[in-house]
């Protein structure tokens, strides 16, 4: 250099055009003498970053930037 594929809470991850979600961890109450360990609430996201398309974008299209990966 040239095709691919991945980037969403604190970690692993789902969401294929309209409500941003799950698990596990944090926090806080409650049950226990106390840890754990059940429940119940809660907090916690610039959806990698510009930008176009659309009434409307985490999802479509273009450019970048990180990582993986095949080919030379």
């Nucleotide at each position: 250099g040239g095709g691919g594929a991945u980037a969403u809470g604190g970690u692993g991850c789902a969401g294929a055009g309209g409500g941003a979600g799950c698990a596990c961890g944090u926090u806080u109450g409650a049950c226990u003498g106390g840890c754990a360990g059940u429940c119940a609430a809660a907090a916690g996201g610039u959806c990698a970053g510009g930008g176009g398309u659309u009434c409307g974008a985490a999802u479509c299209c273009c450019c970048u930037u990180a990582u993986c990966u095949c080919c030379a």